[in-house]
RNA sequence: UUAGAUUGCUAGCUAAUCGCUUGUACAUUUAUGUGCCAGAGGAAAGUCCGGGCAGCAUAGGGAAUGACAGCCGCUAACGGCGGCCGGGGGUGACCCUAGGGAAAGUGCCACAGAAACGAUACUUCCUGGUUUUACCAGGUAAAGGUGAAACGCGCGAGGUAAGAGCUCGUAGUCGCGCAUGGUAACAUGCGAGAGAGGUAAACCCUGUCUGCUGCAAGGAGUGAGCUAAAUACGUUCCCGCGAUGCUCACGUUUGACCCCGCUUGAGCCUGCAAGCAAUUGCAGGCCUAGAUAGAUGAUUAGCGCUUUCGUAAGAAAGACACAAAACCCGGCUUACCGGUAAUCUACCAGU
RNA sequence: GGCCUUAUCGUCUAACGGUUAGGACACAAGGUUCUCAUCCUUGCAAUCCGGGUUCGAUUCCCGGUAAGGUCACCA
Numbered sequence: 001u002u003a004g005a006u007u008g009c010u011a012g013c014u015a016a017u018c019g020c021u022u023g024u025a026c027a028u029u030u031a032u033g034u035g036c037c038a039g040a041g042g043a044a045a046g047u048c049c050g051g052g053c054a055g056c057a058u059a060g061g062g063a064a065u066g067a068c069a070g071c072c073g074c075u076a077a078c079g080g081c082g083g084c085c086g087g088g089g090g091u092g093a094c095c096c097u098a099g100g101g102a103a104a105g106u107g108c109c110a111c112a113g114a115a116a117c118g119a120u121a122c123u124u125c126c127u128g129g130u131u132u133u134a135c136c137a138g139g140u141a142a143a144g145g146u147g148a149a150a151c152g153c154g155c156g157a158g159g160u161a162a163g164a165g166c167u168c169g170u171a172g173u174c175g176c177g178c179a180u181g182g183u184a185a186c187a188u189g190c191g192a193g194a195g196a197g198g199u200a201a202a203c204c205c206u207g208u209c210u211g212c213u214g215c216a217a218g219g220a221g222u223g224a225g226c227u228a229a230a231u232a233c234g235u236u237c238c239c240g241c242g243a244u245g246c247u248c249a250c251g252u253u254u255g256a257c258c259c260c261g262c263u264u265g266a267g268c269c270u271g272c273a274a275g276c277a278a279u280u281g282c283a284g285g286c287c288u289a290g291a292u293a294g295a296u297g298a299u300u301a302g303c304g305c306u307u308u309c310g311u312a313a314g315a316a317a318g319a320c321a322c323a324a325a326a327c328c329c330g331g332c333u334u335a336c337c338g339g340u341a342a343u344c345u346a347c348c349a350g351u
Numbered sequence: 352g353g354c355c356u357u358a359u360c361g362u363c364u365a366a367c368g369g370u371u372a373g374g375a376c377a378c379a380a381g382g383u384u385c386u387c388a389u390c391c392u393u394g395c396a397a398u399c400c401g402g403g404u405u406c407g408a409u410u411c412c413c414g415g416u417a418a419g420g421u422c423a424c425c426a
Base pairs, nucleotide, nucleotide: 001349002346003345004344005343006342007341008340009339010338012303013302014301015300016299017298018297020039021038023036024035025034026033027032028031041322045333046332048331049330050329051328052327053214054213055212056211060239061238062237063236066209067208068207069206070084071083072082073081074080085099086097087096088095089094100205101204105203106202107199108198109197117152122144123143125139126138127137128136129135130134154170155169156168157167158166173194174193176191177190178189179188180187181186218260219259221250222249223248224247225246226245233242234241267286268285269284270283271282272281273280274279304320305318306317307316308315309314352425353424354420355419356418357417358416361376362375363374364373369406378394379393380392381391382390399415400414401413402412403411
């Protein structure tokens, strides 16, 4: 070079004109005008997890339900993230991993096959008998065959009527004990044993967490009605506890949230420090959408990009990737035309 | 905005994790009839998509896509 791996960044730019929304200043006719500042994302998406916030008891005990599952850490929290361990893949950089328990119990294992976890024996092998080229009785489970899986340690030797962990040697597996290293998961070594099918994204068991509802929550305001109790309410059930007010309307289909909640927040940027990292601490600086059927747009010109045509100069086309706030954050997942940066790897091939 | 539900032949629907996914209507061909209809026989035709668990997935798990409910789910 080529082929890859990992982690990031960016997401058309500039100018002019005409418009939209919040805020702010001024003006007046008090809801308009003018000026100025600001005005979508890396996923704003899916709504899959977690939290803040709000109400129900500052949400308490138990059960159920649901989720998760190696170890250590991070965090407000998590089913997320980081590092490590075990397993798997790749030559490698590196990637993937729902990774507790089947030596508690129950269920299931279609078809085929003798037999699907209870035990048994189709073709073989061996012994004995008889009506002797076949049948009967018994032994065995090494070989064949069926199947995803075959009764449960591979190979070699011994052993035997024939065989078999039946015995021995050796290698491996599993859990146990001890030692060493490690915070731990675990790794390595030694010792004495064991022979246990698979399936828990089947029921289940163990451990941890888990109350419900979501800003259309809720509050405030205006109006109307009802009563003083509980067999009601407190969004699965029981216990326990609780308030004094409670309910409805102010939206009703060419329509409609008027005010607060509402954007200063686990916030952003830069630097330094701790840590392998996730992350955290300190210092300085900054304020950066808040609409309510829903603003953030359109046109023109130049440049850029892509496609097509052309030898070339160049020309034409392209609402220019995915998509767009709706209480707010941390993640995950999914979609995405391109451009670009850094750090790494290499079996084979070329220089 | 939130909260939910569903997806199987063209249509309506079945299916304990286990034959070639069954049935009805429709459609096509043939038969019956002088012809048409009815009727009979045969055929065609589907698990929304991508992964995973399992020997095996329409079914179980995860992610996506599409459609729908909606004031008789929430003011």
This is a predicted complex of two RNAs, RNase P RNA and transfer RNA, with 426 nucleotides together.
Rfam match: Bacterial RNase P class A. By type it is a ribozyme.